The RNA shown here (c-di-GMP-I riboswitch aptamer) has 86 nucleotides and comes from Sterolibacterium sp. The prediction has a mean pLDDT of 81.
[in-house]
RNA sequence: CCCAGUAGUUGGCAAACUCGCCGAAAGGCGGGGACGCAAAGCCUCCGGUCUUCGUCCAGAAGGGUCAAGAUAGCGGGGUUGCCCUG
Numbered sequence: 001c002c003c004a005g006u007a008g009u010u011g012g013c014a015a016a017c018u019c020g021c022c023g024a025a026a027g028g029c030g031g032g033g034a035c036g037c038a039a040a041g042c043c044u045c046c047g048g049u050c051u052u053c054g055u056c057c058a059g060a061a062g063g064g065u066c067a068a069g070a071u072a073g074c075g076g077g078g079u080u081g082c083c084c085u086g
Base pairs, nucleotide, nucleotide: 003086004085005084012037013036017032018031019030020029021028022027035073041079042078043077045076046075047074048071049070050069054065055064056063057062
C1' cells in the first nucleotide's frame, strides 16, 4: 500500500416519538430521545419509493397528469476515512 474479516475498548452517528422553526406537501434543520448502524461519512449517476405547488377535467366532492422537489437510514454505483485481526 492492497484485499478480506471480526470486536466495539476509546469514541462516533441517531429510527419511532416529542418540542421549536422552515416547506404547498413529501420532507428538512435544531433541542430532547435511542430503534438500530462498521461508513447510518459525503455525492441523486442508475433503478425504486414518496409528495404534487402547477396544470387539465368537474357545478362540487373528487379525479387525471407532471419533478425541476424529497429519500444517501430503499438498493446499486462513485468517493473519502478511524481502530483491531489475518